[in-house]
Molecule: transfer RNA
Organism: Bosea sp. (in: a-proteobacteria)
RNA sequence: AGGGGUAUAGCUCAGCUGGUAGAGCGACGGUCUCCAAAACCGUAGGUCGUAGGUUCGAAUCCUACUGCCCCUG
Numbered sequence: 001a002g003g004g005g006u007a008u009a010g011c012u013c014a015g016c017u018g019g020u021a022g023a024g025c026g027a028c029g030g031u032c033u034c035c036a037a038a039a040c041c042g043u044a045g046g047u048c049g050u051a052g053g054u055u056c057g058a059a060u061c062c063u064a065c066u067g068c069c070c071c072u073g
Base pairs, nucleotide, nucleotide: 001072002071003070004069005068006067007066010025011024012023013022019056027043028042029041030040031039049065050064051063052062053061
């Protein structure tokens, strides 16, 4: 330099054919317990990497850029 993959909650990851974003773990609160752990119940937490475009509607489609990983030279 060229090509490919990837970016979603604090972490690991889902998200179907475009239709108002979820799980597990973690955090916090509660029940239980002499106390704690475990178990169970609940709550909070998101500009979906950035900027544009298409669309009635974009995490999802298109373009550029940025970070990370891989391949070729």